[in-house]
Predicted 3D model of a 141-nucleotide RNA (SAM riboswitch aptamer (S box leader)) from a Flavobacteriales bacterium. It matches the Rfam family "SAM riboswitch aptamer (S box leader)". Rfam describes the family as follows. The SAM riboswitch is found upstream of a number of genes which code for proteins involved in methionine or cysteine biosynthesis in Gram-positive bacteria. NCBI's taxonomy places the organism under Bacteria, Pseudomonadati, Bacteroidota, Flavobacteriia, Flavobacteriales. It was read from a public genome assembly, where an Rfam model found it.

RNA sequence: CGCUUAUCCAGAAAGGCAGAGGGACUGGCCCUGUGAAGCCUUGGCAACCGUCCGGUGGGCAACCAUCGGGUAGGUGCUAAAUCCAGCUGUUGUUGUCACCCUGAGCAGAGUCGAAGGGCGGCAACAACAGAAAGAUGAGCC
Numbered sequence: 001c002g003c004u005u006a007u008c009c010a011g012a013a014a015g016g017c018a019g020a021g022g023g024a025c026u027g028g029c030c031c032u033g034u035g036a037a038g039c040c041u042u043g044g045c046a047a048c049c050g051u052c053c054g055g056u057g058g059g060c061a062a063c064c065a066u067c068g069g070g071u072a073g074g075u076g077c078u079a080a081a082u083c084c085a086g087c088u089g090u091u092g093u094u095g096u097c098a099c100c101c102u103g104a105g106c107a108g109a110g111u112c113g114a115a116g117g118g119c120g121g122c123a124a125c126a127a128c129a130g131a132a133a134g135a136u137g138a139g140c141c
Base pairs, nucleotide, nucleotide: 002140003139004138005137006136007135008134013042014041015040016039017038021031022030023029025086026085027084028083043078044077045076048074049073050071051070052069053068054067055066056065057064058063082133087130088129089128090127091126092125093124094123095122096121097120099118100117101116105112106110
């Protein structure tokens, strides 16, 4: 790097060095000389893994599965929901186009035609659902 799987609307910043970018990508919108990225120090948040305790089920047992609780040892995180959207579907609203119904109107009576209604296509927006992508953990190659 890749594969599998779980989670992602909660939570948590100060100081030093440094000196212009950062929020993965694209668009939007933000953060940033009242100091970005990065590095260091000290804090903090958090139960994914580990570990401890208990319940339940399986097992002769070792132990396994699952649920709940404790614990910062291994990771992780510490602006904004993964900051929002991106692709697909459903529903709704609006616009537009075609067709159908209806038919006000008229120097003109038409293969005319206003307003209105129906159905479908497309587009934009909104809500919801699901993907994709990304991040992190655990396991695997």